[in-house]
RNA sequence: GGGCGCGUAGCUCAGGGGGAGAGCGCUACAUUGACACUGUAGAGGUCCGAGGUUCGAAACCUCGCGUGCCCA
Numbered sequence: 001g002g003g004c005g006c007g008u009a010g011c012u013c014a015g016g017g018g019g020a021g022a023g024c025g026c027u028a029c030a031u032u033g034a035c036a037c038u039g040u041a042g043a044g045g046u047c048c049g050a051g052g053u054u055c056g057a058a059a060c061c062u063c064g065c066g067u068g069c070c071c072a
Base pairs, nucleotide, nucleotide: 001071002070003069004068005067006066007065010024011023012022013021018055026042027041028040029039030038048064049063050062051061052060
C1' cells in the first nucleotide's frame, strides 16, 4: 500500500428503516446473625465521527478515524 471484518450500556454482544435492547456487572430493598444465592425495583447510551439518501437512519450510501485478520 491492497482485500475482508469489526466499532451499540462499565464488560461481552444481539438488533439491520419507525420501540435503543439482552446477559454479566453496579445501586436500593426483601431474605440471612453476617455473606453468598435468590427475588423485586432501578440507574447507566454522542449506537466511533462528518456528510448524503429518506416523511423517518443505530441500520442504507460516501468519506474519515480506531481496531483485528490476510496479502504484498

Transfer RNA from a Vulcanimicrobiota bacterium, 72 nucleotides, folded computationally. It was read from a public genome assembly. NCBI's taxonomy places the organism under Bacteria, Bacillati, Vulcanimicrobiota. Its Rfam family is "tRNA". By type it is a transfer RNA.